[in-house]
The part of an RNA shown here (small-subunit ribosomal RNA, central domain) has 346 nucleotides and comes from Kordia zhangzhouensis. It was read from a public genome assembly.
Context: one part of a larger RNA
RNA sequence: UUGGGUUUAAAGGGUCCGCAGGCUGUUGUUUAAGUCAGAGGUGAAAGUUUGCAGCUCAACUGUAAAAUUGCCUUUGAUACUGGAUGACUUGAGUAAUAAUGAAGUGGUUAGAAUAUGUAGUGUAGCGGUGAAAUGCAUAGAUAUUACAUAGAAUACCGAUUGCGAAGGCAGAUCACUAAUUAUAUACUGACGCUGAUGGACGAAAGCGUGGGGAGCGAACAGGAUUAGAUACCCUGGUAGUCCACGCCGUAAACGAUGGUCACUAGCUGUUUGGGAGCAAUCCUGAGUGGCUAAGCGAAAGUGAUAAGUGACCCACCUGGGGAGUACGAUCGCAAGAUUGAAACUC
Numbered sequence: 001u002u003g004g005g006u007u008u009a010a011a012g013g014g015u016c017c018g019c020a021g022g023c024u025g026u027u028g029u030u031u032a033a034g035u036c037a038g039a040g041g042u043g044a045a046a047g048u049u050u051g052c053a054g055c056u057c058a059a060c061u062g063u064a065a066a067a068u069u070g071c072c073u074u075u076g077a078u079a080c081u082g083g084a085u086g087a088c089u090u091g092a093g094u095a096a097u098a099a100u101g102a103a104g105u106g107g108u109u110a111g112a113a114u115a116u117g118u119a120g121u122g123u124a125g126c127g128g129u130g131a132a133a134u135g136c137a138u139a140g141a142u143a144u145u146a147c148a149u150a151g152a153a154u155a156c157c158g159a160u161u162g163c164g165a166a167g168g169c170a171g172a173u174c175a176c177u178a179a180u181u182a183u184a185u186a187c188u189g190a191c192g193c194u195g196a197u198g199g200a201c202g203a204a205a206g207c208g209u210g211g212g213g214a215g216c217g218a219a220c221a222g223g224a225u226u227a228g229a230u231a232c233c234c235u236g237g238u239a240g241u242c243c244a245c246g247c248c249g250u251a252a253a254c255g256a257u258g259g260u261c262a263c264u265a266g267c268u269g270u271u272u273g274g275g276a277g278c279a280a281u282c283c284u285g286a287g288u289g290g291c292u293a294a295g296c297g298a299a300a301g302u303g304a305u306a307a308g309u310g311a312c313c314c315a316c317c318u319g320g321g322g323a324g325u326a327c328g329a330u331c332g333c334a335a336g337a338u339u340g341a342a343a344c345u346c
C1' cells in the first nucleotide's frame, strides 16, 4: 500500500458555519470528453511463453508464432458518467396561520435565608465533635424582638420534563433577537449533502485592568486524631467564587457512539401539535424514555433515537513503554495550548 477497523480492546475532531474539493432528485433534446466496438499505424533486438529444429542428451543455440495488457490516428455505438439546453416537483427553501419551550442579550423587580450594624428584653454560657480542644462570651455573647444595610443564590412547582449546535440554560416581569414543530394552500425550481485549510462559539480553573465581597473557600494559621498526619474532623481564613471589558481554548467537552439520506416486526409510557368521534377512544406528525423480534456483536449489549441493511463525505487507528515527552514551528502577558518524533527497551 491493499485490506481491516473506530460504545467498552488502538481509534469520532468539543460544537457549529463554510471557500476549495468529493458526492448528488425525475424527465426530454443535443454533444460524444470519459466508456464500449471495428480498422490502420506503432509497441527495436535480446529476454518471456508455445511449436518445430541443431549440437550423442541437457544447459545452450536457431527458426516460426504468441504475448508486449500501452500509445497515436480514424470510423461507429450512446445505456451509464460528464458538457450544453429545455421541462418537472417529491429533496431543499420562502410566505401565511397556529403552537411550544429553564434558547439568547439587556433592563426592572420579589420573597425566604445568611451575615453585619443600631436599639430593646435577658443572663452565663455559646459553639463544635466519635469525644474534645482551638474559637466566641460579664467590655454582656448565644437566644429573642424591631429597624437598617450588603452580596450571592433562586425552596416548593420539578419530572428518564423542556429548550439549545455544543458548552450549557431554572424566582417574576418588560423590551429586543433567534429557533423548532404542525397544518392546508401559494411560490422558487435541485437552489442539495459533506466539508481538508479557515472562521465563530466553547464548562471549570487560571491570567490582565477596574469594581464588588454576604456565604462558601484552594493556600495559610491554630485545635484534634495518629507511631507520624504536610490529610480525613473542628475553629478561623487569603486568592477565588460575583460584575464589566479583554485573554486562555482545555475537560470522563461522554451517548466514551461524526454528519446527512433511504429502508427494515412489535408492545408500553411521556412532552408538544393536527384530524375524526357525543364520548370512550382511534388515526397522524415532531421529540423524549422503557422492553423486545429479526439482524448485528468477542461478549456486555444494541435493536426505527441501531451498534441492523445500504449510499455519500469528513475525522481518526495500526503492539506496550519511552511520550502526548524532546526538538522545531505557530499561538499566548503568563500558565501553557496546538502540531509531534527518535534512540533505547519488553
Stems, first nucleotide, its partner, number of pairs: 004317003007300002012314001014201004021194003025088007033081002035077008048066007091191001092188004096183005103177007110154001114150008125136002162169002206247006215241002220236004258313006266291011295302002319346003328339004

The coordinates come from a structure-prediction model, not an experiment, and the mean pLDDT is 87. Rfam family: Bacterial small subunit ribosomal RNA. Rfam links the family to the GO terms structural constituent of ribosome and ribosome. Lineage of the source: Bacteria > Bacteroidota > Flavobacteriales > Flavobacteriaceae > Kordia.